[in-house]
RNA sequence: CUCUUAUCGAGAGAGGUGGAGGGACUGGCCCGAUGAAGCCCGGCAACCCAGGGGCAGCGCCCCAGGCUGUCCCUGAAGGUGCCAAUUCCCGCAGAUAAGAG
Numbered sequence: 001c002u003c004u005u006a007u008c009g010a011g012a013g014a015g016g017u018g019g020a021g022g023g024a025c026u027g028g029c030c031c032g033a034u035g036a037a038g039c040c041c042g043g044c045a046a047c048c049c050a051g052g053g054g055c056a057g058c059g060c061c062c063c064a065g066g067c068u069g070u071c072c073c074u075g076a077a078g079g080u081g082c083c084a085a086u087u088c089c090c091g092c093a094g095a096u097a098a099g100a101g
Base pairs, nucleotide, nucleotide: 001101002100003099004098005097006096007095008094013041015040016039017038021031022030023029027089028088042083043082044081047079048078049075050074051073052072053071054070055069056068057067058066087093
């Protein structure tokens, strides 16, 4: 970079720094010196992840143990993500995660 799948109506600071921009893009509509982006700290969530349990399949002479899938509960150390507005609204669009090439 391409493809596949899932998610995108919930959640998250009246902190420090910084100084004018920001909300991907088009058109809108908004946010911003009552302080934008960025950075630090803080926080939220739970895709991967960790622990526990249910069900199904594989396997086995049987049990135990094991593997795979799926659902539920709990957690948050690690890999990401996120912290105005329904992804702010519209999209042959985009973002994020996991997997494959």

RNAcentral holds the sequence, with entries from Rfam. The RNA shown here (SAM riboswitch aptamer (S box leader)) has 101 nucleotides and comes from Caldinitratiruptor microaerophilus. Lineage of the source: Bacteria > Bacillati > Clostridia > Eubacteriales > Caldinitratiruptor. Rfam family: SAM riboswitch aptamer (S box leader). Gene Ontology term of the family: regulation of gene expression. Model confidence (mean pLDDT): 79 of 100.